[in-house]
């Protein structure tokens, strides 16, 4: 130079949420695995916590934290005499996240999701140290380029 994408359910995705090992128990004639339930451990998420450094007034409308899940905006309902506010539903938006099939990364349209929890008046960072958690939900849209990666030829 030129090309360069087929593997799929015993498989793959998004999450931190997986692995291995012991025991119990479930099924079963009966044994083994699997799911499950307890305890160890690796690995991976999070959180508390010093000096230094922020920071210090004001600060109960309390504040903080996991997670993409946060902030307007109406409409309705409740608290309230009522304004102002504060909850709750609902719609509509939006920061933001996800949209795989060897891998990374850019832009274009599109489509989905923009939830829940949790500490208890308290938390900046933060070496030593401490504690927690390893659940759910799924089979995935399409153009156009850059990197890598491999083949062949020179």
């Nucleotide at each position: 130079u030129u090309u360069u994408g087929a593997g799929u359910a015993u498989c793959g995705c998004c999450g931190a949420a997986u692995c291995c090992c012991g025991c119990g128990a479930u099924u079963c004639u009966g044994a083994c695995a699997a799911a499950c339930g307890c305890g160890g451990g690796a690995a991976c998420g999070g959180g508390g916590g010093a000096c230094c450094c922020a920071c210090u007034u004001c600060a109960u409308u309390g504040g903080g934290g996991c997670g993409u899940a946060u902030c307007a905006c109406a409409g309705c309902g409740g608290c309230g005499a009522g304004u102002g506010g504060c909850c709750g539903c609902u719609g509509c938006g939006u920061a933001g996240g996800g949209c795989a099939a060897a891998c990374c990364u850019u832009u274009c349209g599109g489509c989905c999701c923009g939830a829940g929890c949790c500490c208890g008046u308290c938390a900046g960072c933060u070496a030593a140290c401490c504690c927690c958690g390893u659940a759910g939900g799924c089979g995935u849209c399409g153009g156009a380029g850059g990197g890598a990666u491999g083949a062949a030829c020179c």
Model confidence (mean pLDDT): 77 of 100. This is a predicted structure of a 154-nucleotide RNA (c-di-AMP riboswitch aptamer (ydaO/yuaA leader)) from a Phycisphaerales bacterium. Of the family's consensus pairs, 92% are formed in the model. Its Rfam family is "c-di-AMP riboswitch aptamer (ydaO/yuaA leader)". Rfam's curators write: This family represents a conserved RNA structure found upstream of the ydaO and yuaA genes in Bacillus subtilis and related genes in other bacteria. Its family is annotated with regulation of gene expression and cyclic-di-AMP binding in the Gene Ontology. The sequence was found by an Rfam model in a public genome assembly.